[in-house]
Context: one part of a larger RNA
């Protein structure tokens, strides 16, 4: 020096735990904001660095509730507060610096500086306290309104390149990613100028139809409707023609007409339908308010077990004998408890505040034939050229739908589609509008898991978007576990010691001592053997 046991130190891996995630399920509910949002700064504790909460009335204040024995957050001790009901929980107020849309001006956020009142002080002034003072839209004013934020969802305006095509340019990524506007709890679409060939009867989603018809440098790739079979189901309102008033202007000697505007009534569609003429009829439904019925925000009550001779530090285990169960969901209790706790079944339950009806009361609305062919049915529209979008459809035989330029109708004996175009034939009625649910999203509560269990599961189980890095815009961690209870080690010894360790002493155990549950390997001692 090697090699082998052993016994240490070192290290934190397994194990075994769960306070945090992680996914779907139901229910609820979807805003907040000039009454200052959201996000912050500063501050507030007796003594307080951090977090938490609060705001000069500052871990907090006033009332109305529940509730009933302890309590001054995390987080000790000193010292207080509490059955004359604290703490705590929940309705509703009160305070709420300053900054921030920030809004009197300014400005380098969290600070500076002001004018008008009214007040206080002062000889005066400077000063102090309160209030109003931004801009823009409506409105004569009086007064009203926006304005910022907000995880996704959702519609509209704009709109991309890596990328694939094994290069690329037409295509493709993709109307994606981005940005910009708007709204809501959903949004948006939506009651056929629709579909297609059998009729069918708004729209939205899902399943299929179908990876089909089909587009496509016919490459790469993209990619449909009918139809079915489910979710859910709901229809409605103008404009017009006529009628009546009002009003201006025109005619006229006047009564009155005409023409514009405006208000009411009327009407509101394709087997055309309505004005007009005729006849019959007074409800059925739909809308709103306001009530209630429930619900939501604390909370109540809630059965049943006991022995120890057992083991053990401890019993909920074992033995024995009982009991409850509309409750043997689960937690926790020194181990493993249906009967100890806390809860579960199940039964109640609000002073205040807020949802809210399929139930009430009102209120406004609200029909159904017949006959005529004179009036009306939405024009810079339809169409048509031509540039471009949308659809499976890339110019293509290219409809359709949508539009920018230019050209332009009929008007019910009208018009529009049915994939050039024409003929028959069916089939709808543009050029105005409103419309719940079935869908999408995720916050909160609940529940569930052949999902993680601390290199997993969020990035974050801990003072996490902290520490830390960047000027910035951004990046962004490590880091859980004594023990059932602090019973956390009084005294005493070593030492330079408040490091460190030896006794004592708690504890079932201290090789559970805080650098603490388990304690693998690398890696360093020490012993003991063997061998060089």
């Nucleotide at each position: 020096g090697g090699c082998u046991a052993a016994a240490g130190g070192u290290g934190g891996a397994u194990g075994a735990c769960u306070u945090g995630g992680c996914a779907c399920c139901a229910g609820u509910u979807a805003g907040c904001g000039a009454a200052g949002a959201a996000g912050g700064a500063c501050g507030u504790g007796a003594a307080a660095a951090g977090c938490u909460g609060c705001g000069a009335a500052a871990a907090g204040c006033u009332u109305c509730g529940g509730g009933g024995a302890g309590u001054c957050g995390c987080a000790a001790a000193u010292g207080g507060c509490g059955u004359a009901g604290a703490u705590c929980c929940g309705g509703a107020g009160a305070u709420g610096u300053c900054c921030g849309a920030a809004u009197g001006g300014g400005g380098g956020a969290a600070c500076c500086c002001g004018u008008u009142g009214u007040g206080g002080g002062g000889a005066a002034a400077g000063c102090c306290a309160c209030a109003a003072c931004a801009u823009c839209c409506c409105g004569g004013a009086a007064g009203g309104g926006a304005g910022g934020c907000g995880a996704a969802c959702u519609c509209a305006g704009g709109g991309a390149a890596u990328u694939g095509a094994a290069a690329c340019a037409u295509c493709u990524u993709a109307g994606u990613a981005c940005c910009u506007g708007a709204a809501g709890g959903a949004g948006a679409a939506g009651a056929a100028a629709u579909c297609g060939a059998a009729g069918a009867g708004a729209u939205u989603c899902c399943g299929u139809a179908a990876g089909u018809a089909g587009c496509g440098g016919c490459g790469a790739g993209c990619g449909a409707a009918a139809g079915c079979g489910g979710a859910g189901g709901a229809g409605c309102c103008c404009a017009a023609a006529c009628c009546u008033c009002u009003u201006a202007c025109u005619a006229u000697g006047a009564a009155u007409a005409g023409u514009g505007a405006g208000a009411g009534g009327g009407g509101u569609u394709g087997u055309a339908g309505g004005a007009c003429c005729u006849g019959c009829g007074a409800a059925a439904g739909g809308u709103g308010a306001c009530a209630u019925a429930g619900g939501c925000u604390a909370g109540u009550a809630g059965a049943a077990c006991a022995g120890u001779u057992c083991u053990g530090g401890g019993a909920a285990g074992g033995c024995u004998g009982g009991c409850c169960g509309a409750a043997g969901a689960a937690g926790g209790u020194g181990a493993a408890a249906g009967c100890c706790c806390u809860g579960u079944a199940u039964a109640c339950g609000a002073a205040a505040g807020c949802c809210g009806a399929g139930u009430g009361u009102u209120a406004c609305u609200g029909g159904c034939g017949g006959g005529u062919a004179u009036c009306c049915u939405g024009a810079g529209u339809a169409c048509c050229a031509u540039g471009g979008g949308a659809u499976u459809c890339g110019u293509g035989g290219a409809g359709u739908c949508u539009u920018g330029u230019g050209g332009g109708a009929a008007g019910c004996u009208a018009g529009g589609g049915g994939g050039a175009c024409c003929a028959u034939c069916c089939u709808c009625u543009a050029a105005g509008g409103c419309u719940a649910a079935a869908u999408a999203u995720a916050a909160c509560u609940g529940g569930u898991g052949a999902c993680c269990g601390a290199u997993a599961g969020u990035g974050g189980a801990c003072a996490a978007g902290u520490a830390c890095c960047g000027u910035g815009a951004g990046g962004g961690a490590a880091a859980g576990u004594u023990g059932a209870a602090a019973a956390g080690a009084a005294c005493c010894c070593c030492u330079g010691a408040u490091a460190g360790g030896g006794g004592a002493g708690u504890g079932a155990a201290a090789u559970a001592g805080a650098a603490c549950c388990u304690g693998a390997a690398a890696c360093c001692u020490u012993u003991a053997g063997c061998c060089u």
Model confidence (mean pLDDT): 82 of 100. This is a predicted structure of a 532-nucleotide part of an RNA (large-subunit ribosomal RNA, domain I) from an Aquificota bacterium.